[in-house]
RNA sequence: GACUGCAAAAGGCAAAGCCAUCGAAAGGUGGCGGCGCAAAGCUUCAGGGGCUAAGGCGGUUUGACCGCUAUUGCCAGCCAGCUGCCGGU
Numbered sequence: 001g002a003c004u005g006c007a008a009a010a011g012g013c014a015a016a017g018c019c020a021u022c023g024a025a026a027g028g029u030g031g032c033g034g035c036g037c038a039a040a041g042c043u044u045c046a047g048g049g050g051c052u053a054a055g056g057c058g059g060u061u062u063g064a065c066c067g068c069u070a071u072u073g074c075c076a077g078c079c080a081g082c083u084g085c086c087g088g089u
Base pairs, nucleotide, nucleotide: 002089003088004087005086012037013036017032018031019030020029021028022027035077041082042081043080047079048078049075050074051073055069056068057067058066059065
């Protein structure tokens, strides 16, 4: 340097759920928790994919509601890009 995660050591992260809090929501943050993870580290207009729809547009029985819409809100624990610990070959 390349490939690799069967065994080991030291450790790391933390799903669902519950509580608090921010948010229209998706979701974020903190605590408990621990399903899992060898990148579950970092990166989201200007790669793909997904979620939400406040606002906007349209519909409507004008009541609420329904549909469409992310250049704007979100997901890196969907793929991807970048970087990297320990071990093995």
The RNA shown here (c-di-GMP-I riboswitch aptamer) has 89 nucleotides and comes from a Bacillota bacterium.
The sequence was found by an Rfam model in a public genome assembly.